This is a predicted structure of a 104-nucleotide RNA (c-di-GMP-I-GGC riboswitch aptamer) from a Desulfobacteraceae bacterium. The prediction has a mean pLDDT of 79. The source organism's lineage runs through Bacteria, Pseudomonadati, Desulfobacteria, Desulfobacterales and Desulfobacteraceae.

RNA sequence: AAUGAUAAAGCCAAACCAGUUGUGAAAUUGGGGCGGAAAGUCACGGGUCUUUUUGAUUUUGGGGGUUUUACCGUUUUGAUUUAAAGAUCGCCGGACUGCCAAUA
Numbered sequence: 001a002a003u004g005a006u007a008a009a010g011c012c013a014a015a016c017c018a019g020u021u022g023u024g025a026a027a028u029u030g031g032g033g034c035g036g037a038a039a040g041u042c043a044c045g046g047g048u049c050u051u052u053u054u055g056a057u058u059u060u061g062g063g064g065g066u067u068u069u070a071c072c073g074u075u076u077u078g079a080u081u082u083a084a085a086g087a088u089c090g091c092c093g094g095a096c097u098g099c100c101a102a103u104a
Base pairs, nucleotide, nucleotide: 001103003101004100011036012035016031017030018029019028020027021026034090040096041095042094044093045092046091047088048087049086050085051084053083055081056080057079058078061075062074064072065071066070
């Protein structure tokens, strides 16, 4: 320097379970072990997700008004979405750093 042997000295630890924190996404501790050559660090770009935040559109139901086959406010239920604030680096990309080893 490149590579990562069906390798691995040492390392990390998904789902799930229990405790704690948070409205929540999730985080954290212990158990656990699906996996991982950066599953180490950084939310920088994209993605996904959350919100008791924000506006818009649409929708369910109730009630009201008018010039009543209709229209217009109001309230309410859900959905989508803009913005904001967050979560996730074990979704992808990027930046920085590190261990071991067959090899040059």